[in-house]
Molecule: transfer RNA
Organism: Puniceicoccales bacterium
RNA sequence: GUCCCCUUCGUCUAGCCCGGUCCAGGACACCUCGCUUUCACUGAGGUAACUGGGGUUCGAAUCCCCAAGGGGGCG
Repeated sequence: GUCCCCUUCGUCUAGCCCGGUCCAGGACACCUCGCUUUCACUGAGGUAACUGGGGUUCGAAUCCCCAAGGGGGCG
């Protein structure tokens, strides 16, 4: 230089191909309550996320473009 892949709650991850039925689901963690003499276990509930900007569309985490960060192939 060129090509490809990845970026979503505190952490890990599903959803992206094929746009809507998802005010984005799950696990662990955290908070509250119940149970217990207390703790643990367990049950119920809760907080919290689409890397940034632009475009397409009635509608974008999902499609397109640019940028940032990370990883890889070729030279």